[in-house]
Small-subunit ribosomal RNA, 5' domain from Desulfuromusa kysingii, 517 nucleotides, folded computationally. It was read from a public genome assembly. Its mean pLDDT, the model's own confidence on a scale to 100, is 87.
Context: one part of a larger RNA
RNA sequence: GAACGAACGCUGGCGGUAUGCCUAACACAUGCAAGUCGAACGCGAACGGAAUCUUCGGAUUCCAAGUAGAGUGGCGCACGGGUGAGUAACACGUGGAUAAUCUGCCCUAAGGUCAGGGAUAACACUUCGAAAGGGGUGCUAAUACCGGAUAAGCUCACGCCCUCCUCGGAGGAGGUGAGAAAAGAUUUAUUGCCUUAGGAUGAGUCCGCGGUCCAUUAGCUAGUUGGUGGGGUAAUGGCCUACCAAGGCUGCGAUGGAUAGCUGGUCUGAGAGGAUGAUCAGCCACACUGGAACUGAGACACGGUCCAGACUCCUACGGGAGGCAGCAGUGGGGAAUUUUGCGCAAUGGGCGAAAGCCUGACGCAGCAAUACCGCGUGAAGGAUGAAGGCCCUUGGGUCGUAAACUUCUGUCAGAGGGGAAGAAAUACUCGCAAGAGUGCUGACGGUACCCUCAAAGGAAGCACCGGCUAACUCCGUGCCAGCAGCCGCGGUAAUACGGAGGGUGCAAGCGUUGUUC
Numbered sequence: 001g002a003a004c005g006a007a008c009g010c011u012g013g014c015g016g017u018a019u020g021c022c023u024a025a026c027a028c029a030u031g032c033a034a035g036u037c038g039a040a041c042g043c044g045a046a047c048g049g050a051a052u053c054u055u056c057g058g059a060u061u062c063c064a065a066g067u068a069g070a071g072u073g074g075c076g077c078a079c080g081g082g083u084g085a086g087u088a089a090c091a092c093g094u095g096g097a098u099a100a101u102c103u104g105c106c107c108u109a110a111g112g113u114c115a116g117g118g119a120u121a122a123c124a125c126u127u128c129g130a131a132a133g134g135g136g137u138g139c140u141a142a143u144a145c146c147g148g149a150u151a152a153g154c155u156c157a158c159g160c161c162c163u164c165c166u167c168g169g170a171g172g173a174g175g176u177g178a179g180a181a182a183a184g185a186u187u188u189a190u191u192g193c194c195u196u197a198g199g200a201u202g203a204g205u206c207c208g209c210g211g212u213c214c215a216u217u218a219g220c221u222a223g224u225u226g227g228u229g230g231g232g233u234a235a236u237g238g239c240c241u242a243c244c245a246a247g248g249c250u251g252c253g254a255u256g257g258a259u260a261g262c263u264g265g266u267c268u269g270a271g272a273g274g275a276u277g278a279u280c281a282g283c284c285a286c287a288c289u290g291g292a293a294c295u296g297a298g299a300c301a302c303g304g305u306c307c308a309g310a311c312u313c314c315u316a317c318g319g320g321a322g323g324c325a326g327c328a329g330u331g332g333g334g335a336a337u338u339u340u341g342c343g344c345a346a347u348g349g350g351c352g353a354a355a356g357c358c359u360g361a362c363g364c365a366g367c368a369a370u371a372c373c374g375c376g377u378g379a380a381g382g383a384u385g386a387a388g389g390c391c392c393u394u395g396g397g398u399c400g401u402a403a404a405c406u407u408c409u410g411u412c413a414g415a416g417g418g419g420a421a422g423a424a425a426u427a428c429u430c431g432c433a434a435g436a437g438u439g440c441u442g443a444c445g446g447u448a449c450c451c452u453c454a455a456a457g458g459a460a461g462c463a464c465c466g467g468c469u470a471a472c473u474c475c476g477u478g479c480c481a482g483c484a485g486c487c488g489c490g491g492u493a494a495u496a497c498g499g500a501g502g503g504u505g506c507a508a509g510c511g512u513u514g515u516u517c
Base pairs, nucleotide, nucleotide: 001517002516003515004514006513007512008511009510010509013375014374015373016372017371018370019368020367021333026331027330028329030328031327032326035075036074037073040072041071043069048063049062050061051060052059053058082286083285084284092210093209094208095207096206097205098204101203102202106199107198108197109196110195111194112193113192114148116146117145123138124137125136126135127134128133154179155178156177157176158175161172162171163170164169184191185190186189212258213257214256219249220248221247224246225245226244227243228242229241230240231239261283262282263281264280265276266275267274268273288309289308290307291306292305311322312321313320314319339365341364342363343362347361348359349358350357351356378408379407380406381405388399389398390397391396412458414453415452416451417450418449422444427438428437429436430435461506462505463504464503465502466487467486468485472501473500474499475498476497482489483488
């Protein structure tokens, strides 16, 4: 000098754009953050209203309404959002391998969708329990579940031939045998379902190389290193297991310890380099702590399950409930970091044929000079160089065209009037199609912006002035009080302390502190 997710002191007019718990991965009240589909399925209210009857208590029917609602089933909940504790590792980056693999939804192509069965929730009755939550009996549906048929192709076994090959295998064409599918719905135009092949996307696994410190860590290792058989996985593999062999790593740093998420990037620097990894983007890991699997195309699953632990809460003491490192918010810690806001209008996501519903993702608004950028706090004229302050050699000098005063202008703030873009799709109508037409939708927001009015009116501070380093005098103090980044100032004439006048530098900021280069 530059930089900052900064903090502190003094000060503070406006706007735009960003950013905002770096500390306790500390504990959390409350609300919200993942639902959706009736075009898969069986049930199915009430409030209220109307009519009729009435013993005036009420009853029945219709509408509400096949609505609300819970339930079965499907898809989603593995995305999106948060955090950086762990991790020195194929975690990450980069380049490869997969002839060792999987891939729901989506796209392309081919083939199929036959005929049956038994249950079960909801519901009704009953029962246990304080509750959470269960038990029993009976009824019922499906795109839920199950056996059968069929098999272009698929899988497995045996056998034969061809091609390729990293020589381990891979692909293809015939033969024989065995095995495994399906689901319907509706507005009749679609959409589902099953099998196979390919694509796309996403993921798993393996390998080369690269990026921290300590040798005041020198030896480490028994599933350890390799083989065979078996198991397991989508898949290779000591991944696991039985047996066999005795190996494997290490001074080119094993093992141990410390620290740390990695990267694109960011800061600095002429560069080389050094430091760093907030926001944004990619990958990884984690979800109270530890462990485990289930479901599923995908998890060993933040707002799922089970077990153990710590903590908090409820309890009728028998037993139960919970997990903000989602968005707000609270306590605590700290030098320090925001609203318990609005909206799904846009973008994106889930479900749905669609209308639509959900979405603290997101879009916005609020708070904070936290940062960057822009603008303003007036302009021109104006000398008796006024008053006043300060200095003085008492002549004067200086603040100073500064003010007053005159003439203007109107940014921002204020008031009034107008007032957006961001929104064209989905949808509907016509059309074979291309396409054409119609109509709806704005949180921000009466905001931005435009016009008018009034008005110099409401808007300047902070640090420094001995040298480095731009800027000097007076008074007070008297090695005191104090200053200080370094050198150093202060003991009676202090340009260095404190105040004043003047000046210098930056400016809605200015200084100080911290950290990096």

It matches the Rfam family "Bacterial small subunit ribosomal RNA". NCBI's taxonomy places the organism under Bacteria, Pseudomonadati, Thermodesulfobacteriota, Desulfuromonadales, Desulfuromusa.